Context: one part of a larger RNA
RNA sequence: UGACGGAAGGGCACCACCAGGAGUGGAGCCUGCGGCUUAAUUUGACUCAACACGGGAAAACUUACCAGGUCAAGACAUAGGUGGGAUUGACAGAUUGAGAGCUCUUUCUUGAUUCUAUGGGUGGUGGUGCAUGGCCGUUCUUAGUUGGUGGAGUGAUUUGUCUGGUUAAUUCCGAUAACGAACGAGACCUUAACCUGCUAACUAGUCGCGUCUAUUCCAUAGACGGAGACUUCUUAGAGGGACUAUGCUACGAUGAGUACAUGGAAGUUUGAGGCAAUAACAGGUCUGUGAUGCCCUUCUAUGUCCUGGGCUGCACGCGUGCUACACUGAUGCAUACAGCAAGUUCCUAGCCCGAGAGGGUGUGGCAAUCUCGAAUAUGCAUCGUGAUGGGGAUAGAUCUUUGCAAUUAUAGAUCUUGAACGAGGAAUUCCUAGUAAAUGUAAGUCAUCAUCUUACAUUGAUUAUGUCCCUGCCCUUUGUACA
Repeated sequence: UGACGGAAGGGCACCACCAGGAGUGGAGCCUGCGGCUUAAUUUGACUCAACACGGGAAAACUUACCAGGUCAAGACAUAGGUGGGAUUGACAGAUUGAGAGCUCUUUCUUGAUUCUAUGGGUGGUGGUGCAUGGCCGUUCUUAGUUGGUGGAGUGAUUUGUCUGGUUAAUUCCGAUAACGAACGAGACCUUAACCUGCUAACUAGUCGCGUCUAUUCCAUAGACGGAGACUUCUUAGAGGGACUAUGCUACGAUGAGUACAUGGAAGUUUGAGGCAAUAACAGGUCUGUGAUGCCCUUCUAUGUCCUGGGCUGCACGCGUGCUACACUGAUGCAUACAGCAAGUUCCUAGCCCGAGAGGGUGUGGCAAUCUCGAAUAUGCAUCGUGAUGGGGAUAGAUCUUUGCAAUUAUAGAUCUUGAACGAGGAAUUCCUAGUAAAUGUAAGUCAUCAUCUUACAUUGAUUAUGUCCCUGCCCUUUGUACA
């Protein structure tokens, strides 16, 4: 000095608790991990910081694993062999999963590209992440870290970096042997909110004008057409706007600040993200890389391609989830609505066929132009507390689609079948406002396939607005232990 341990005092956090909400843990299924099994069930990762993670939804490929079979893609050098031929290719038959001349029989063909040996390369999803780079994660989303000059000490070191109040904050006020600084925090960047002020828009609308229809003029409603005007709505540029503004308010040290009220689109750092210091970990990744050391292998290959299988296997244990156990519901009919996005091997309107899945035809769109307008919800009916019209696992048959290929059933549809499940023990997770929860949509992966992930909107609560009791983290003090 303080990785660590003891004791005391403060402070902080829904990865802590309190008050609650939704759960998970019980059931069925999906999926990851272990175990077992297996030719192989490739492998990494194992408290937070492994386990719907490797953007890991693997039918072939992927693919690293298993059973087999080809190829040479062995640069270059040296030596040998060699134009009296180094070597290459091949029909048929045998052989083979194979229309691999792979090998054998048989011969033909080719012509210095090669062949043999040694050295040395190359390749490797081979090993080592405990040899490394880079990246990521974590300690740690907390407030922490450092030097200059000065002071103290022989010195390591310390002070600065603090008794107190305050803040999300080493944020400020103040105190003060320190003064003045730097990184981090904040500021900053992105995004969501406001602008009847500016700039505009036939890829956005509104008002209008013209024509037609309904009723037959006026008026109203609808359809079509771009004479015209405008920018409220939509879009997006430049800007503005909040600074906790105002308050003889209250508390406080007349401070920093906090609380309340008013105004305001907005007063928790305005909400949510991003970025993010110092010091570390023998955290993860050699399976992201033509980043990479060393080791291994390198022609019967751990290289590479082909065929088939596996990664999906099931007495069992654990984790993330989905569906439920119904009446705040299920089913049927009707009605009214989003936003983020995506699209040319793609998204597809309309029309026709089909119970449906889907098929045919065909139009628009390289997109504010075309495609896509959801489900929770609302209204009316049926059901009526029963393992029921709740639930939809399991299984049978048929059809469609993707693909060379669907068996171990890619997915979907129809008919039938109709299991557990009666709200889940101990334990445990997440969460404070447009949040939790419920509901769907889009994208990623994708030929096909979401119970996943990442975004997006719709409906929208209860309960705190606190505490240090549990769990942890930070700071200070202490000294007898320890390095």

The prediction has a mean pLDDT of 80. A computed fold for a 483-nucleotide part of an RNA from an uncultured eukaryote, annotated as small-subunit ribosomal RNA, 3' major domain. Rfam family: Eukaryotic small subunit ribosomal RNA. Gene Ontology terms of the family: ribosome and structural constituent of ribosome. The full RNA is in RNAcentral, with records from ENA.